Annotation
Transfer RNA from a marine eukaryotic metagenome, 71 nucleotides, folded computationally. The prediction has a mean pLDDT of 81. The RNAcentral record of the sequence draws on MGnify.
RNA sequence: GGGCUAUAGCUCAGUUGGUAGAGCGCCGCCCUUGCAAGGCGGAGGCCAGCAGUUCGAAUCUGCUUAGCUCC
Repeated sequence: GGGCUAUAGCUCAGUUGGUAGAGCGCCGCCCUUGCAAGGCGGAGGCCAGCAGUUCGAAUCUGCUUAGCUCC
């Protein structure tokens, strides 16, 4: 210097821009003599940071930061 990645506690999705989801985990309730399993519900993230474009940005553009990788 080139490329890729950064979204919930963890692992990840997000279909060509329209106010963010899943699995596991956590909390409560049901079920059970009790536990696990199972069922129902809930909390938890303004999307690494800053700026730009746009009526509107996780999504497009630039810069910065961190990690991985190639030369």